[in-house]
This is a predicted structure of a 74-nucleotide RNA (transfer RNA) from Endomicrobium proavitum. NCBI's taxonomy places the organism under Bacteria, Pseudomonadati, Elusimicrobiota, Endomicrobiia, Endomicrobium. RNAcentral holds the sequence, with entries from ENA and Rfam. It matches the Rfam family "tRNA". Rfam describes the family as follows. Transfer RNA (tRNA) molecules are approximately 80 nucleotides in length. The family's RNA type in Rfam is transfer RNA. The prediction has a mean pLDDT of 80.
RNA sequence: GCCCGGUUAGCUCAGUUGGUUAGAGUACUUCCUUGACAUGGAAGGGGUCAGAGGUUCAAAUCCUCUAUCGGGCA
Numbered sequence: 001g002c003c004c005g006g007u008u009a010g011c012u013c014a015g016u017u018g019g020u021u022a023g024a025g026u027a028c029u030u031c032c033u034u035g036a037c038a039u040g041g042a043a044g045g046g047g048u049c050a051g052a053g054g055u056u057c058a059a060a061u062c063c064u065c066u067a068u069c070g071g072g073c074a
């Protein structure tokens, strides 16, 4: 230098052929349960879907560029 893959909640990840509230587990906060913890149960908060631009009535999803991580070729 070229090619491929990844980037979504604090962390680990899902998200189907683009279709209208963006999710799960875990963590966090509050409450219940206990004499007090732990465990268990209930509720709640937390997101610029890496960044920018484009296509579209509509983009986490498609296209281009950039950043970053991993792998391959030379």
Base pairs, nucleotide, nucleotide: 001073002072003071004070005069006068007067010026011025012024013023019057028044029043030042031041032040050066051065052064053063054062